A computed fold for an 80-nucleotide RNA from a Bacillota bacterium, annotated as transfer RNA. NCBI's taxonomy places the organism under Bacteria, Bacillati, Bacillota. The coordinates come from a structure-prediction model, not an experiment, and the mean pLDDT is 80.

RNA sequence: GCGCCUGUGGUGGAACUGGCAGACACGCUAGAUUUAGGUUCUAGUGCGAGAGCGUGGGGGUUCAAGUCCCUCCAGGCGCA
Numbered sequence: 001g002c003g004c005c006u007g008u009g010g011u012g013g014a015a016c017u018g019g020c021a022g023a024c025a026c027g028c029u030a031g032a033u034u035u036a037g038g039u040u041c042u043a044g045u046g047c048g049a050g051a052g053c054g055u056g057g058g059g060g061u062u063c064a065a066g067u068c069c070c071u072c073c074a075g076g077c078g079c080a
């Protein structure tokens, strides 16, 4: 340099054929239980005061994009 693959909350990881983003698990926070801790159970947990925003960055297609197209960035694999 060329080709292919990957990028989603704090972590792992779902989301089918474009149609409610974050299922499920872990972690964390609060409460119950306990003398206390652990275990177990219940509730909450992306950002923001809110309006809103949010799938690596930017742009495009579409009524609608994590998903399709272009480009860039980062990581991995292969070829030279």
Base pairs, nucleotide, nucleotide: 001079002078003077004076005075006074007073010026011025012024019063027045028044029043030042031041032040046053047052056072057071058070059069060068
It matches the Rfam family "tRNA". The family's RNA type in Rfam is transfer RNA.
The sequence was found in a public genome assembly.